[in-house]
Molecule: Glycine riboswitch aptamer
Organism: uncultured Phenylobacterium sp.
RNA sequence: UCGCGGGAGAGGCCCUGCUUCGCGCUGACGCGCUUCGCAGGGCGCCGAAGGCGCAACCGCCCCGGAAACGCUCAGGCAAAAGGACCGCGA
Numbered sequence: 001u002c003g004c005g006g007g008a009g010a011g012g013c014c015c016u017g018c019u020u021c022g023c024g025c026u027g028a029c030g031c032g033c034u035u036c037g038c039a040g041g042g043c044g045c046c047g048a049a050g051g052c053g054c055a056a057c058c059g060c061c062c063c064g065g066a067a068a069c070g071c072u073c074a075g076g077c078a079a080a081a082g083g084a085c086c087g088c089g090a
Base pairs, nucleotide, nucleotide: 001090002089003088004087005086006085011043013042014041015040016039017038018037022033023032024031025030044077045076046075050073051071052070053069057065058064059063
C1' cells in the first nucleotide's frame, strides 16, 4: 500500500425558494394540504478523515516533539456511505 472482518459520538431539527407524487377546492386561471428531492439560511450538537494547539510528559536547557488530550477551521449528527484505530492475509 492492497484485500477481508470489526469500528464510536451527535438533529431523520426549523425557515425560505424551486421541483416531484397524490388529494381537495374552483367554470377556468390558480389556491391549499401532503409527499420525493435540490439549493440557500438559522439554531442546537458531535469528534475518530484532514487541520491547528501544548499545561503536564519526552528529549538535560534554549528550542523542539506527539496523542485517543484541547479547539471545532474543515467534516459529521436515521440507514447507507465515510471513519481514527484494531485483527487476519498478501